This is a predicted structure of a 73-nucleotide RNA (transfer RNA) from an archaeon.
The coordinates come from a structure-prediction model, not an experiment, and the mean pLDDT is 81.
The same sequence occurs in records of 2 taxa.
């Protein structure tokens, strides 16, 4: 320099065009049980890298940018 492959809560992940103003599990908050912690239960918090297009509708498609990790020279 060209190609491939990923970036979603605080961490790890699922979605693959409406069923999702985003679910799961660990975390944290508060209440419950407990003598007290843990354990278990009930609520609760908190994420789509970023920008632009396509569409009636985008985490999803497509183009640019960033980051990561690989193959090729």
């Nucleotide at each position: 320099a060209g190609c491939c492959u990923g970036g979603u809560a605080g961490u790890g992940u699922a979605g693959a065009g409406g069923c999702c103003a985003a679910g799961c599990a660990c975390g944290c908050a508060a209440g419950g049980c407990u003598u007290u912690g843990g354990a278990c239960c009930u609520u609760g918090c908190a994420a789509c890298a970023g920008g632009a297009g396509u569409u009636c509708g985008a985490a999803u498609c497509u183009c640019c940018u960033c980051c990561a990790g690989g193959c090729u020279a």